[in-house]
Context: one part of a larger RNA
Molecule: small-subunit ribosomal RNA, 3' major domain
Organism: uncultured bacterium
RNA sequence: UGACGGGGGCCCGCACAAGCGGAGGAGCAUGUGGUUUAAUUCGAUGAUACGCGAGGAACCUUACCCGGGCUUAAAUGUAGGAUGCAUUAUUUGGAGACAGAUAUUUCUUCGGACUUCCUACAAGGUGCUGCAUGGUUGUCGUCAGCUCGUGCCGUGAGGUGUCGGGUUAAGUCCCAUAACGAGCGCAACCCUUACCGUUAUUUGCCAUCAGGUUAAGCUGGGGACUAUAGCGGAACUGCCUACGCAAGUAGAGAGGAAGGUGGGGAUGACGUCAAAUCAGCACGGCCCUUACGUCCGGGGCUACACACGUGCUACAAUGGUCGGUACAGAGGGCAGCAACCUGGUGACAGGGAGCGAAUCUCGAAAGCCGAUCUCAGUUCGGAUCGGAGUCUGUAACUCGACUCCGUGAAGUUGGAUUCGCUAGUAAUCGCGCAUCAGCCAUGGCGCGGUGAAUACGUUCCCGGGCCU
Numbered sequence: 001u002g003a004c005g006g007g008g009g010c011c012c013g014c015a016c017a018a019g020c021g022g023a024g025g026a027g028c029a030u031g032u033g034g035u036u037u038a039a040u041u042c043g044a045u046g047a048u049a050c051g052c053g054a055g056g057a058a059c060c061u062u063a064c065c066c067g068g069g070c071u072u073a074a075a076u077g078u079a080g081g082a083u084g085c086a087u088u089a090u091u092u093g094g095a096g097a098c099a100g101a102u103a104u105u106u107c108u109u110c111g112g113a114c115u116u117c118c119u120a121c122a123a124g125g126u127g128c129u130g131c132a133u134g135g136u137u138g139u140c141g142u143c144a145g146c147u148c149g150u151g152c153c154g155u156g157a158g159g160u161g162u163c164g165g166g167u168u169a170a171g172u173c174c175c176a177u178a179a180c181g182a183g184c185g186c187a188a189c190c191c192u193u194a195c196c197g198u199u200a201u202u203u204g205c206c207a208u209c210a211g212g213u214u215a216a217g218c219u220g221g222g223g224a225c226u227a228u229a230g231c232g233g234a235a236c237u238g239c240c241u242a243c244g245c246a247a248g249u250a251g252a253g254a255g256g257a258a259g260g261u262g263g264g265g266a267u268g269a270c271g272u273c274a275a276a277u278c279a280g281c282a283c284g285g286c287c288c289u290u291a292c293g294u295c296c297g298g299g300g301c302u303a304c305a306c307a308c309g310u311g312c313u314a315c316a317a318u319g320g321u322c323g324g325u326a327c328a329g330a331g332g333g334c335a336g337c338a339a340c341c342u343g344g345u346g347a348c349a350g351g352g353a354g355c356g357a358a359u360c361u362c363g364a365a366a367g368c369c370g371a372u373c374u375c376a377g378u379u380c381g382g383a384u385c386g387g388a389g390u391c392u393g394u395a396a397c398u399c400g401a402c403u404c405c406g407u408g409a410a411g412u413u414g415g416a417u418u419c420g421c422u423a424g425u426a427a428u429c430g431c432g433c434a435u436c437a438g439c440c441a442u443g444g445c446g447c448g449g450u451g452a453a454u455a456c457g458u459u460c461c462c463g464g465g466c467c468u
Base pairs, nucleotide, nucleotide: 007468008467009466010465011464012463013462015458016457019421020420021419022418023417026313027312028311029310030309031308032307033306034304035303042053043052064299065298066297067296068295069294070293077121078120079119080118081117082116084114088103089102090101091100092099093098106113107112124288125287127286128285129284133282134281135277136276137275138273140271145184146183147182148181149180150179151160152159153158164175165174166173190265191264192263193262195233196232197231198230199229200228201227205222206221209220210219211218236259239253240251241250242249243248315414319373320372321371322370323369324368325367331362332361333360336355337354340351341350342349343348380411385406386405387404388403389402390401391400427450428449429448430447431446432445433444
C1' cells in the first nucleotide's frame, strides 16, 4: 500500500423478508459424467461447464472406427522431360473410389501455343502447445469506481487530491478544505416505445357525395379519420407548497399523453481469474510427409446396470371432450408462399388464380355461447407396443418427421434442499423466424393475447461499495 476478520460504522442489490409460480418425486426430450465399444471424434467442468461450441450428426457434415484405393484431392507457379494417351462416347471388373479395354485425335507463322502426365521444389495436417501469442469472449458488474499533471507533506515506500458534513441511481452535485485542475468511467448525445403538430396519400383508410351488392371500400371520388414515414414540438424539479445555507428531498400539489433517469434497448472504466478458445480465423515453436496427408464404401457420434443438470407433458372439474362463434402483433415467401376446386377419416395427393408482395399468400390459441362427463387411475394422463399409411430424400435397418386404427404404463402435487420474478412484470395462451431436402425444436431468438399477488422492514443468509 493492499487483501482478509465468526472487528466496528454507513449504504445498496429479488440478498433476505412479504407474496406468486416452479425444480427436487413420474414419463419423455436434451446435454454431461460414468460404463460399454472397433469407434462411441474433439472442446467446455464451482459461481463464470452440463437444450454449451452445434442457428438443425440418415449419406454428406465428420474431425472417430473398419475395409478398399492414391501419392497428390485442391491453389500457385518455376525448372527439366514426355505427350495428343487428354476430352467425349461405349464397355468390363468393383460396394464405390478406382483400375482396364475399344473408338475418337486441337491450333500453328513449325519457333511454339493449349491440354494431360512424370520428376524436383512446393503443398497438405480439425496433429501438440490458449502456460509462447493476436483477435474475440465470459466473470466480478452497468458495480461506481480507476488514474494522471503540477503543487504540498513524508528520509523513503507513499500520502494528499479521491478525506470530512450533507445529498444522489451514480467519485451525482453542494459546502468545507494544501490543494488546484484534468482524463477513463457515471450521466447526456444514439435506437425504440408513449402524446401532439406539420408534410405526403398508394398497395393503406372511408367521414361526407354518387353508383352498387345477398354481402363487401366493391367502384367513381376524397385526405377528414386510422395507418404508414420524413421533419419538428414536448419534461427541465420548469411552476406551487413544506423542509434546507446550498445541493437536494417530500407532496393522495397543479398543469400535462407522459413527472422527477417516463418504459425498454444499445453502450461494460483501470483491472481480476497464466479464466475460455491453436477445432471459426490468424500466428511463433515442435511433430507427420507412400502418411498424423487425401479419395471412397460401410459403421459410429443415436450404445445403456446407473448418477447429475436443463426442459416438455401430466397428475385433472378454474378441467377433459364435442359443436358453434370472435379478436393480434411481428415476421417469411419463386428450386418459394399458395387462395380456390376435386379425391382421401387423415397425414397428404391431383389441378391451380394471385404474388418477388402495406396489393397475393402462410395464419392464432387461451376467450365467449351451448351440450356432455360427476371425482373414478376416470371420457384424467399419454409413455410403450402392434398394424396400416403419407411426405422429404439416390437412400429412412442401424437412425427421420407426420397421419389413422388399436394398445393404454408411471403418475393422485413430489424429502432434505433449491430456483425465477417488483407490472403490462410473474403466471398462462398461441404465432413467427434463423439453421433447413427432411427433421429427432419440448431448444434458441423474437411477437403479440389474457393478466395477478406482495414489499412491514434491513435483525439475519449471500454478493457488492465507502470510511475506519